Predicted 3D model of a 73-nucleotide RNA (transfer RNA) from Candidatus Elulimicrobium sp. Its Rfam family is "tRNA". Rfam classes the family as a transfer RNA. NCBI's taxonomy places the organism under Bacteria, Candidatus Elulimicrobiota, Candidatus Elulimicrobia, Candidatus Elulimicrobiales, Candidatus Elulimicrobium.
């Protein structure tokens, strides 16, 4: 220095050919049990990495940034 991918809940990671975003785990509570685990119910938790651009609307399209990862010289 040139390409190519990622970037979403505390962690892992889906998601959508553009219409206010979900799973497991983990947290709480409530049920169950002598009690505890664990199984079941339910609840909370997100300015989708950041600025702009296009659009009636952008987690999504485009651009320029920023972070990581692989390639290559």
């Nucleotide at each position: 220095g040139c390409c190519a991918c990622c970037u979403u809940a505390g962690c892992u990671c889906a998601g959508u050919u553009g219409g206010u975003a979900g799973a497991g785990c983990a947290u709480u509570g409530c049920a169950u049990u002598c009690g505890u685990a664990a199984c079941g119910c339910a609840a909370a938790g997100g300015u989708c990495c950041g600025c702009a651009g296009u659009u009636c609307g952008a987690u999504u399209c485009u651009g320029c940034g920023a972070g990581g990862u692989g390639g290559c010289u």